The prediction has a mean pLDDT of 88. The RNA shown here (c-di-GMP-I riboswitch aptamer) has 81 nucleotides and comes from Clostridium tagluense. Rfam family: c-di-GMP-I riboswitch aptamer. From the family's description: GEMM was predicted in a large-scale screen for bacterial structured RNA regulatory elements. Lineage of the source: Bacteria > Clostridia > Eubacteriales > Clostridiaceae > Clostridium. RNAcentral holds the sequence, with entries from Rfam.
RNA sequence: UACCGAUAAUAGCAAACUUAUCGAAAGGUAAGGACGCAAAGCCAUAGGGCCUUACUUAGGUAUGGUAGCCUAGCCACCGAA
Numbered sequence: 001u002a003c004c005g006a007u008a009a010u011a012g013c014a015a016a017c018u019u020a021u022c023g024a025a026a027g028g029u030a031a032g033g034a035c036g037c038a039a040a041g042c043c044a045u046a047g048g049g050c051c052u053u054a055c056u057u058a059g060g061u062a063u064g065g066u067a068g069c070c071u072a073g074c075c076a077c078c079g080a081a
């Protein structure tokens, strides 16, 4: 340095659900809350998947969303085997 990842250490994130709020919706944000996570850090104008809405010649096209679905890209803590 690259891989790898422990009943190690230090720190971190926060599913469902509840409340408030934004949105037509998917869903977002804040607080509470922990199912989990070694990238559950960033990125949706890199590709695919999934979800919403509109249109459709029913093949799709467009739109918004999802990074806690996967791959690519960027960046990062610790160090047993």
Stems, first nucleotide, its partner, number of pairs: 004079002012037002017032006035068001041074002046071003049066003053062003